Overview: Model confidence (mean pLDDT): 82 of 100. This is a predicted structure of a 69-nucleotide RNA (transfer RNA) from Pontiella desulfatans. The sequence is in RNAcentral, with records from MGnify. Its Rfam family is "tRNA". Gene Ontology term of the family: triplet codon-amino acid adaptor activity. By type it is a transfer RNA. Lineage of the source: Bacteria > Kiritimatiellota > Kiritimatiellales > Pontiellaceae > Pontiella.
[in-house]
RNA sequence: CUCGUAGCUCAGUCGGUCAGAGCAGGAGACUCAUAAUCUCUUGGUCGGGGGUUCAAGUCCCUCCGGGCC
Numbered sequence: 001c002u003c004g005u006a007g008c009u010c011a012g013u014c015g016g017u018c019a020g021a022g023c024a025g026g027a028g029a030c031u032c033a034u035a036a037u038c039u040c041u042u043g044g045u046c047g048g049g050g051g052u053u054c055a056a057g058u059c060c061c062u063c064c065g066g067g068c069c
Stems, first nucleotide, its partner, number of pairs: 001067004007023004016054001025041005047063005
């Protein structure tokens, strides 16, 4: 200096829709069966704590962890 958001890889860039996508997991359809494909679905204290604000993943402070110089 940069990153930390679902089991994994990530998006969310101006503070306000309800926190999302792909993969993975579960159920079903299809098939003699498996895979593939399709449909539905589960899953998050947004790294911890504090602050500002009517409202924070987003802004400020501090701490922890990863990466780079």